[in-house]
RNA sequence: GGGGCCAUAGCUCAGCGGUUAGAGCGCCCGACUCAUAAUCGGUGCGGUCGCUGGUUCGAAUCCAGCUGGCCCCA
Numbered sequence: 001g002g003g004g005c006c007a008u009a010g011c012u013c014a015g016c017g018g019u020u021a022g023a024g025c026g027c028c029c030g031a032c033u034c035a036u037a038a039u040c041g042g043u044g045c046g047g048u049c050g051c052u053g054g055u056u057c058g059a060a061u062c063c064a065g066c067u068g069g070c071c072c073c074a
Base pairs, nucleotide, nucleotide: 001073002072003071004070005069006068007067010025011024012023013022018057026045027044028042029041030040031039050066051065052064053063054062
């Protein structure tokens, strides 16, 4: 220098262009226990979907650029 993959909750990750963005773990509260752990429950908590633009009636999702991470080639 060229190319590929990834970026969504505190962590690990789901998420056909459309309905309210979710799960597990975590945290909080409660049940159980003498108590703790484990286990169970909960309209509980937690998100500018990396950033900036573009396409579209509508974008986490498609396109471009940028930033960061990993890998391959030279």
This is a predicted structure of a 74-nucleotide RNA (transfer RNA) from a Phycisphaerales bacterium. Its mean pLDDT, the model's own confidence on a scale to 100, is 81. Taxonomically the source falls in Phycisphaerales (Bacteria, Pseudomonadati, Planctomycetota, Phycisphaerae). Rfam family: tRNA. The family's RNA type in Rfam is transfer RNA. The sequence is in RNAcentral, with records from ENA and MGnify. RNAcentral records the identical sequence in 3 taxa.